The RNA shown here (transfer RNA) has 75 nucleotides and comes from an Acidimicrobiaceae bacterium. It matches the Rfam family "tRNA". Gene Ontology term of the family: triplet codon-amino acid adaptor activity.

[in-house]
RNA sequence: GCCCCUCUAGCUCAAUGGCAGAGCAGCGGACUUUUAAUCCGUUGGUUCAGGGUUCGAAACCCUGGGGGGGCACCA
Numbered sequence: 001g002c003c004c005c006u007c008u009a010g011c012u013c014a015a016u017g018g019c020a021g022a023g024c025a026g027c028g029g030a031c032u033u034u035u036a037a038u039c040c041g042u043u044g045g046u047u048c049a050g051g052g053u054u055c056g057a058a059a060c061c062c063u064g065g066g067g068g069g070g071c072a073c074c075a
Stems, first nucleotide, its partner, number of pairs: 001071007010024004018055001026042005048064005
């Protein structure tokens, strides 16, 4: 340098172009001698950035950026 994959809650991940969600974590409570575990409730989002298509975009298109992998170059 080229190609492919990937980026969504603090973490790991879902979401057919049609209300952005789950588990864990956090917070409050129940239970328990206490802790852990378990149970109930609950907070939490610039869906990487910018632009485009569309009645409607996390999703499709373009450009850029981060991460991972492969290939090439290395006189």